[in-house]
RNA sequence: CAAGCUGGCUGGGUGAUCGCGGUUUCGGUUCGCCGAAGCUGAGGAAAGUCCGCACUCCACAGGGCAAGGUGCCGGCUAACAGCCGGGCGGGGUGACUCGACGGCAAGUGCAACAGAGAGGCAUAUUGCCGGAAGGGGCAACUCUUUCGGCGAGGGUGAAACGGUGGUGCAAGAGACCACCGGCGGCGGCAGCGAUGUCGCCGGCCAGGCAAACCCCACCAGGAGCAAGGCCAAGCAGGGCGGAAGGGGGUCUUCGGACCGCCACGAGGCUGCUCGUCUCGUUUGACGUCCGGGUAGGCUGCUUGAGGCCGCCGGUAACGGCGGUCCCAGAUAGAUGAUCGCCGGCGCUGUGUGAUUCGUCACGUAGCGCGCACAGAAUGCGGCUUAUAGGCCGGCUUGCCAA
Repeated sequence: CAAGCUGGCUGGGUGAUCGCGGUUUCGGUUCGCCGAAGCUGAGGAAAGUCCGCACUCCACAGGGCAAGGUGCCGGCUAACAGCCGGGCGGGGUGACUCGACGGCAAGUGCAACAGAGAGGCAUAUUGCCGGAAGGGGCAACUCUUUCGGCGAGGGUGAAACGGUGGUGCAAGAGACCACCGGCGGCGGCAGCGAUGUCGCCGGCCAGGCAAACCCCACCAGGAGCAAGGCCAAGCAGGGCGGAAGGGGGUCUUCGGACCGCCACGAGGCUGCUCGUCUCGUUUGACGUCCGGGUAGGCUGCUUGAGGCCGCCGGUAACGGCGGUCCCAGAUAGAUGAUCGCCGGCGCUGUGUGAUUCGUCACGUAGCGCGCACAGAAUGCGGCUUAUAGGCCGGCUUGCCAA
């Protein structure tokens, strides 16, 4: 210098005008609220709602089934499927990275195409070998049929039950032997452990898939702030109090129901009177009280496994101690809009420098873009996903120079 790996930070600034939520003080108020001033008002993911908790209500003697989740080891944590450190396996020259990483030598199931055969102590397609019968040939040998042996060579496939060399055999084969590899068992050593390593024994019997059923071990009650609590119009219900009646007609199941008239009572129109309307007159207007509770309001609600700084312990995640700070709480949902300046980015033109000739860096002029992803809704810890541009650290490989 180039190409990479990895960790962390940031995510426009500022001014003017208009406006919104919260809160404090002051002033006003018809007590509903209004005004002024001050302070304050989104994120690293507020997102997806995928895990884990806190909190709340419901359920619950104990045990089990179903359904669900997790699955190498040690540590951290309130907890986790998270994080840190480690082991093993895959990838990379490397920095580093990825892995739900118990069991398919218990059972069941699945595997396109090709292939004779895809899982059963399987399979005879091409083949190899031996016997018998027949034929050809002078002979060596060869052809056909048939019976049997073989799992080595060829071929198919992602995958066909170890590899190399030898012994053996009619031909062969872990059939047997040596070494190597893998697996299982036992033991020694190292390690808290996962595991590593060494030795002995066994026989080649045990192909893949369990985010296939399943088996093993462990975990887990359900619903969620629209949880839950308090207050409480109106309507309906219940208790108590409770004003003012006569006459007539119609119907009748003979209990009563209904319709006019006059009178009286209560309420509304309006403060009073008249008038008028509605209702009532023996169970009822109205009044009052009660319980539940709708609309609505308040609460839960933002001080918390909290932020920042320092010191200490730990490889680290993290923990301890001390100091300091208070940092949104809206409810159909406030946190905004316009303009100016600075900054940034993009495009076009141009200049200078460098160059491995692909480009790159810096400057400059014009134009464009409000300027990445996105936006709280009980809180917290994670994970995942989105993210223009910029800044800082550590490390690897290659080349060049000293």

This is a predicted structure of a 402-nucleotide RNA (Bacterial RNase P class A) from Promineifilum sp. (SeqCode). The prediction has a mean pLDDT of 76. The organism belongs to Promineifilum (SeqCode), within Bacteria. Its Rfam family is "Bacterial RNase P class A". By type it is a ribozyme. The model forms 94% of the base pairs in the Rfam consensus. The gene name in the source record is rnpB.